Predicted 3D model of an 89-nucleotide RNA (TPP riboswitch aptamer (THI element)) from uncultured Pseudohongiella sp. The coordinates come from a structure-prediction model, not an experiment, and the mean pLDDT is 76.
[in-house]
RNA sequence: UCUCGUCCUAAGGGGUGGCUUCGGCCUGAGAAACACCCUUUGAACCUGAUCCGGUUAAUACUGGCGUAGGAAUAGGAAGCAUCUUCAGU
Numbered sequence: 001u002c003u004c005g006u007c008c009u010a011a012g013g014g015g016u017g018g019c020u021u022c023g024g025c026c027u028g029a030g031a032a033a034c035a036c037c038c039u040u041u042g043a044a045c046c047u048g049a050u051c052c053g054g055u056u057a058a059u060a061c062u063g064g065c066g067u068a069g070g071a072a073u074a075g076g077a078a079g080c081a082u083c084u085u086c087a088g089u
Stems, first nucleotide, its partner, number of pairs: 001081001004079001006077005011039004016033001017026003045070003051064004
């Protein structure tokens, strides 16, 4: 100097599936956790959708749908980064 996220407090929103020989295995931040994710700068999550292509054991994943329709906020704190100058090693 500018930008970037991060953390804390309180509040709010959200999902919880697939396969199985029922032992367990798979993906994921999370597969009911006093946890995790998200809160308008919003693809957290919901609807369309028992959707379409690819892919997988299946879910997951991926592209589309999608400048589609919805979706939950206030306060506070410290810091990172870049550049320049000076000093030390």
It matches the Rfam family "TPP riboswitch aptamer (THI element)". Rfam links the family to the GO term thiamine pyrophosphate binding. The organism belongs to Pseudohongiella, within Bacteria.